[in-house]
Context: one part of a larger RNA
RNA sequence: CUGGGCGUAAAGCGUGCGUAGGUGGUUGUUCAAGUCUGUCGUGAAAGCCCUGGGCUCAACCUGGGAAUGGCGAUGGAAACUGGGCGACUGGAGUGCGGUAGAGGAUGGCGGAAUUCCCGGUGUAGCGGUGAAAUGCGUAGAGAUCGGGAGGAACAUCCGUGGCGAAGGCGGCCAUCUGGACCAGCACUGACACUGAGGCACGAAAGCGUGGGGAGCAAACAGGAUUAGAUACCCUGGUAGUCCACGCCCUAAACGAUGCGAACUGGAUGUUGGUCUCAACUUGGAGAUCAGUGUCGAAGCUAACGCGUUAAGUUCGCCGCCUGGGGAGUACGGUCGCAAGACUGAAACUC
Numbered sequence: 001c002u003g004g005g006c007g008u009a010a011a012g013c014g015u016g017c018g019u020a021g022g023u024g025g026u027u028g029u030u031c032a033a034g035u036c037u038g039u040c041g042u043g044a045a046a047g048c049c050c051u052g053g054g055c056u057c058a059a060c061c062u063g064g065g066a067a068u069g070g071c072g073a074u075g076g077a078a079a080c081u082g083g084g085c086g087a088c089u090g091g092a093g094u095g096c097g098g099u100a101g102a103g104g105a106u107g108g109c110g111g112a113a114u115u116c117c118c119g120g121u122g123u124a125g126c127g128g129u130g131a132a133a134u135g136c137g138u139a140g141a142g143a144u145c146g147g148g149a150g151g152a153a154c155a156u157c158c159g160u161g162g163c164g165a166a167g168g169c170g171g172c173c174a175u176c177u178g179g180a181c182c183a184g185c186a187c188u189g190a191c192a193c194u195g196a197g198g199c200a201c202g203a204a205a206g207c208g209u210g211g212g213g214a215g216c217a218a219a220c221a222g223g224a225u226u227a228g229a230u231a232c233c234c235u236g237g238u239a240g241u242c243c244a245c246g247c248c249c250u251a252a253a254c255g256a257u258g259c260g261a262a263c264u265g266g267a268u269g270u271u272g273g274u275c276u277c278a279a280c281u282u283g284g285a286g287a288u289c290a291g292u293g294u295c296g297a298a299g300c301u302a303a304c305g306c307g308u309u310a311a312g313u314u315c316g317c318c319g320c321c322u323g324g325g326g327a328g329u330a331c332g333g334u335c336g337c338a339a340g341a342c343u344g345a346a347a348c349u350c
Stems, first nucleotide, its partner, number of pairs: 004321003007304002012318001014201004021194003025088007033081002035077008049065006091191001092188005097182003103177007110154001115149007125136002162169002206247006215241002220236004258317006266295012299306002323350003332343004
């Protein structure tokens, strides 16, 4: 290097966009770089291998042949790959017509609830637990009614429902804006797939500056429990949780399953379209495309299971794995305000 793998045994980058590179639809023509073929040259000798000969044999020596990944020159072939030129429409994309959606951003608005404040009624408890206590309350609490303030989150609808590349997205309205799907027609004419580097996005926690702060709540304090209780339970409570801007860049970032394409029996539910038939009031039947579930033929799998949303059968490209511990550590480098992140060993040991 080849060979083997990556759902759960080690192994799919958190996700996308995209550079180089790799790979690439149908057809005609041309070139002949790859490819195939003829000839010539070269590939020293010795050695190895085959076959003769010489030392009594052998080792050894010696003759001949073969072999020598290949390389170069030259003549030819043109199916395939490649280069040039031309054409095509099935891949890809654009326009026109519709559809659904918690996709994103900004601004505004709404009601329920918690807390606090003010006022009314009213009196001795409230709260909490396994039981209690700390705590709150005769300076009038809790309960109840009215008014007000403020912040955060949006019950029902809500659905293995929808949207998004992933993270993720849920009250209502407006504005701006991305993508997807369906049907048919027109257009471009391979414009494609993947993607080392690179760039962008990236939950929560955390960091910086400035706001905000209702509820919740690390830390912290107190009360319990207990042998102890730096916990679980209770009463409080600060960062934080929220907003703006700037960082951080991690995760069981999971389908523990990279992306794209083709092919390979079915059954059943559901979401969004379209078409046909039936019906014409609510429901309906079938076909088809796109999504999302369940069960399962073949096949695969160590088994579990997967099974047209493949882990089946194949192709293209990328990433990754190579015994456990040491260790995602040390050192170096890059990045970061820091926390730390990324890259990432060895000795030793089993």